[in-house]
Context: one part of a larger RNA
């Protein structure tokens, strides 16, 4: 290359949009590139192959015959792909009627808790530990009561509960706004499904520029531990953690399981719809949408998975090809910089 994989053994891109390209529903008509099939023409010769001759054989050598799977004209076919024009609704959208919910963004506003000031009772401790000690505290600590300042987070609800493409989102209230789901079938009628590059998004930490800081808190001091102790404990503490705006682009960014369709036994919870009883709670049914758990075929090296498949198939994309060297060098492209991304070989087992 072909081939075989990709949950855990090497291997799903962090997630979304999409642009070439790739692959694409039902029907009926038409052209024929693609595809079939006939004909002509070319495929030189020699060489391989098959039959057969000739030197005594053989090696050579003659003859003959298939092949030369191919191109190139040209006649026809029209089942499949394709193009062209048409219809058509099931796939895909769009109206029309409701639901659900921590989806984003913003402005407000609350309360409890910790710090810190002031003010008052009050007095010798307070903290903190395995046991201590560094620390605070008679300059009145630590308790406790009142006020007030100011930042961050939002206790119960709260849940193998919800949303949201993923990263991710939890106080309440308003404004703005993105998605789903259910029902209806009114409209459009294949408008689809992936997606190389490409554009956006994208924890934490970290950068820059400004604010803003109460708590915890890398770094860094000091108390103890220890043989040591550049830790684990203690007390202290400064970026940082929060805000705005820019940058970075990495994660065990996991379901270590790409996206989309179809199909394939059950039981049994949850969340949303939907229908049916009933006065209601509530109960029952359910073709629907999500989200568990259990499990048969079946798959699977086992573990495990099993309608949310790692089953059965079928488009597209990405990725792997032994172990160290190395996610390293070099070069290239990004980035303020930290680094990011592309990514090797020698050499070695």
């Nucleotide at each position: 290359c072909u081939g075989g994989g990709u949950g855990u053994a090497a291997a799903g891109g962090g997630a979304g949009c999409g642009u070439a390209g790739g692959c694409g529903g039902g029907c009926a008509c038409g052209g024929a590139a693609g595809u079939c099939a006939g004909a002509c023409g070319u495929g030189a010769a020699a060489u391989g192959c098959g039959g057969g001759a000739g030197c005594u054989u053989a090696a050579c050598u003659c003859c003959u015959g298939a092949a030369c799977u191919g191109c190139g004209u040209u006649u026809g076919a029209a089942a499949c792909u394709c193009c062209g024009a048409g219809u058509c609704u099931u796939g895909a959208g769009u109206g029309g009627a409701g639901c659900a919910g921590a989806g984003g963004c913003a402005a407000g506003c609350g309360g409890a808790a910790u710090u810190c000031c002031u003010g008052g009772u009050g007095u010798a401790g307070c903290g903190g530990u395995g046991a201590a000690a560094u620390g605070c505290g008679u300059a009145g600590a630590u308790a406790u009561c009142a006020g007030g300042a100011g930042g961050a987070a939002c206790a119960c609800c709260g849940g193998u509960g919800g949303c949201g493409a993923a990263g991710g989102c939890g106080g309440c209230u308003u404004g703005c706004u993105g998605g789903g789901c259910u029902u209806u079938a009114a409209c459009u009628g294949a408008c689809g499904c992936u997606g190389a590059g490409g554009c956006u998004c994208g924890a934490a930490a970290g950068c820059g520029u400004g604010g803003g800081g109460a708590g915890c808190a890398a770094a860094c001091a000091g108390g103890a531990u220890u043989a040591g102790a550049u830790a684990c404990c203690c007390u202290g503490g400064u970026a940082g953690u929060c805000c705005a705006c820019g940058c970075u682009g990495u994660a065990a960014a996991c379901g270590a399981u790409g996206a989309u369709u179809a199909c394939u036994a059950g039981g049994u919870g949850u969340g949303g719809g939907g229908g049916g009883a009933c006065u209601g709670a509530c109960c029952c049914c359910u073709u629907c949408c999500g989200u568990g758990c259990c499990g048969g075929a079946g798959u699977a090296a086992a573990c495990a998975c099993a309608a949310u498949a790692a089953g059965u198939a079928a488009u597209c994309c990405a990725c792997c090809u032994g172990g160290g060297g190395a996610g390293u060098a070099c070069g290239g492209c990004c980035g303020c910089a930290a680094g990011g991304c592309u990514g090797a070989a020698a050499c070695u087992c």